[in-house]
Formats: sequence, structure tokens, C1' cells
RNA sequence: UACUCAUCGAGACCGGCUGAGGGAAUAGGCCCGACGAAGCCGGGGCAACCGUCAAGUCCAACCAACUUGGAAUGGUGCUAACUCCUGCAGUGAGGGCGGGGCAAGCCGGCCGCGUCGAUUACUGGCAGAUGAGCA
Repeated sequence: UACUCAUCGAGACCGGCUGAGGGAAUAGGCCCGACGAAGCCGGGGCAACCGUCAAGUCCAACCAACUUGGAAUGGUGCUAACUCCUGCAGUGAGGGCGGGGCAAGCCGGCCGCGUCGAUUACUGGCAGAUGAGCA
């Protein structure tokens, strides 16, 4: 760095140095920031992905696998906001426009259909992050 798999709505802050940006990239939005951004250093904390321990399922039995639980002396990771939100596609809701039908004295109403791009919700996708495996 590529590929594969899993997860991504929970959780967790101070001090020092430094000094203007930051929220991955691009666009838009919305936020954070001189009451100190990013970065570096120190300490703290969160968290069970791998590994580890225990129990269970399976099995004649063992291993493996799977499930559940423990542990933060092992390897990583994380520590504003859902991956901060939206970009693409589909579906639903609501809306605009057009046309049809029904009933009607008028305003207007009701029911299908087509179409449109902004809104909203959900699902999937794209991109990304982290871990594990592999090359």
C1' cells in the first nucleotide's frame, strides 16, 4: 500500500511547550478555536478488536468453531458534536405543477395518474476510520 472480514447513535480529560488554525479529502452546511486550534511531551481516563482466563453449546472424547462472561500487568485503538451532517440510488411521507374522473350554484372539495426539484425518514451504495487476517 492493495485485498478480505467485522464494527462504526455508547464511552472517556487535565497539565506543560507552542501560537492560528481545526472538524480525512472535495463542495455545501453547521460547528470548535486567543476563556488558546492543530502538533509535540507528560499524566489520567474510556473501551473487550486481537491475544488471555472461565463457563456453556457441539462431540464418544479432545481440538477447532460458536455463545456468554471476567480482566485494562500483553498488542493496538480512542478520548467535541452519529464517521458532525449532506452529496449517489431506491422507497415512503408531505409539497409544487400538469392532466383525468366524481360530486357541486360559487369559492372550493374528494379520488386515481404523470412529472419535478427542494424538505424529511428509512434502506442500500460511495468514501473514510479502527481492528484482525493475508499478499

Annotation:
Predicted 3D model of a 135-nucleotide RNA (SAM riboswitch aptamer (S box leader)) from a Pseudomonadales bacterium. Of the family's consensus pairs, 97% are formed in the model. The sequence was found by an Rfam model in a public genome assembly.